[in-house]
RNA sequence: AGUCGCAUAGCUCAGUUGGUUAGAGCAUUCGCCUGAUACGCGAAGGGUCCGCAGUUCGAGUCUGCGUGUGACUA
Numbered sequence: 001a002g003u004c005g006c007a008u009a010g011c012u013c014a015g016u017u018g019g020u021u022a023g024a025g026c027a028u029u030c031g032c033c034u035g036a037u038a039c040g041c042g043a044a045g046g047g048u049c050c051g052c053a054g055u056u057c058g059a060g061u062c063u064g065c066g067u068g069u070g071a072c073u074a
Stems, first nucleotide, its partner, number of pairs: 001073007010026004019057001028044005050066005
C1' cells in the first nucleotide's frame, strides 16, 4: 500500500426481510432467603447502537466517506 471482517450497556455478545418499547448473560445496587456469609430467587439503574453525510414515511440494520481495531497479501 491493497483485500476482507468487526465497532450495540462497565465486560462478553444477540438483534431475522428496514417497521412502531433496543435485548440476553455476567457485573453493580436494592429486596427476599440465612444466626451471618455464600448459593439461590425477585426487582431496579445503566445505551444518543464509533463519527459525519445520504437513501427512505421510517435506519442499530441499506449506501458513501472517515476513525479505531483484527486477519490476510505484498
Molecule: transfer RNA
Organism: bacterium